A computed fold for a 271-nucleotide part of an RNA from a termite gut metagenome, annotated as large-subunit ribosomal RNA, domain VI. The RNAcentral record of the full RNA draws on SILVA. The coordinates come from a structure-prediction model, not an experiment, and the mean pLDDT is 89. Its Rfam family is "Bacterial large subunit ribosomal RNA".

Context: one part of a larger RNA
RNA sequence: CGUUGGAAAGUUGAGAGGAGCUGUUUUUAGUACGAGAGGACCGAAAUGGACGAACCUCUGGUGUAUCUGUUGUCCUGCCAAGGGCAAGUGCAGAGUAGCUAAGUUCGGAAUGGAUAACCGCUGAAGGCAUCUAAGUGGGAAGCCAACCUCAAGAUAAACUUUCCCUGGGAGUUUAACUCCCCUAAAGGUACCAGCGAGACUAGCUGGUCGAUAGGUUGGAGGUCUAAGCACAGUAAUGUGUUGAGCCGACCAAUACUAAUCUACCGUGAGG
Numbered sequence: 001c002g003u004u005g006g007a008a009a010g011u012u013g014a015g016a017g018g019a020g021c022u023g024u025u026u027u028u029a030g031u032a033c034g035a036g037a038g039g040a041c042c043g044a045a046a047u048g049g050a051c052g053a054a055c056c057u058c059u060g061g062u063g064u065a066u067c068u069g070u071u072g073u074c075c076u077g078c079c080a081a082g083g084g085c086a087a088g089u090g091c092a093g094a095g096u097a098g099c100u101a102a103g104u105u106c107g108g109a110a111u112g113g114a115u116a117a118c119c120g121c122u123g124a125a126g127g128c129a130u131c132u133a134a135g136u137g138g139g140a141a142g143c144c145a146a147c148c149u150c151a152a153g154a155u156a157a158a159c160u161u162u163c164c165c166u167g168g169g170a171g172u173u174u175a176a177c178u179c180c181c182c183u184a185a186a187g188g189u190a191c192c193a194g195c196g197a198g199a200c201u202a203g204c205u206g207g208u209c210g211a212u213a214g215g216u217u218g219g220a221g222g223u224c225u226a227a228g229c230a231c232a233g234u235a236a237u238g239u240g241u242u243g244a245g246c247c248g249a250c251c252a253a254u255a256c257u258a259a260u261c262u263a264c265c266g267u268g269a270g271g
Base pairs, nucleotide, nucleotide: 001153004176005164006163007162008161009160010159011158015150016149017148018147021049022048023047024046025045026044027043033038051107052106053105054104055103059101060100061099062098066094067093068092069091070090071086072085073084074083075082076081111145112144113143118138119137120136121135165270167181168180169179170178171177182268187265188264189263190262191207192206193205194204195203212258213257214256215254216253217252218251219250221247222246223245228241229240230239231238232237
């Protein structure tokens, strides 16, 4: 921009894409078969491999400053307690959220239809025979459906529900025309707080009739027992107060802070 008024939702599915793999074991059954050796079809069940999707409960990885330890050096006047730097985390031990695989769950199926090779029934031409000429049955991991995803720009532009708009005048080339006044809906956008989203856009959640983000409080979770004081020890240090103190992303509660005030688009009943 189109889809023949505009808008908000919900559908249909023309069409397109994805998937489609397979082993072993048990059972049927040491049965059918076979002199024996050996050893099934059909059917039923279990468990794997590779591949794929989703997810983070578990097992782990990461987690650049969440906690702790610690060396050197500088600083906060000193002690104590802390902070900076050490090749772009000084080093080391752990680790929430998120992301993730080696982790977890799930998938291939079943079923129907038309068929291929092939196997048939009936059956002439051609008194026989013949699956074929008329007619008719079966038959594959393949084909068409079925399963998953997208999908009306499917220009053949589909459908359903709901919402909104019911003024006046002038000109003239008489038109789905131009101009002036009035009017400005439903809905949308800008703007702002953001993330489940994200390169930017877009999408989505909110904007005081509010839990959208921050803060605060509580919880989960991480780290591992803060400082100060007291006690013991000559001291290093230890013990108690103390599962203490501190804490990014997680879960809630709570308007304390910030989502202010607003502007614009979109019209007037529609080939």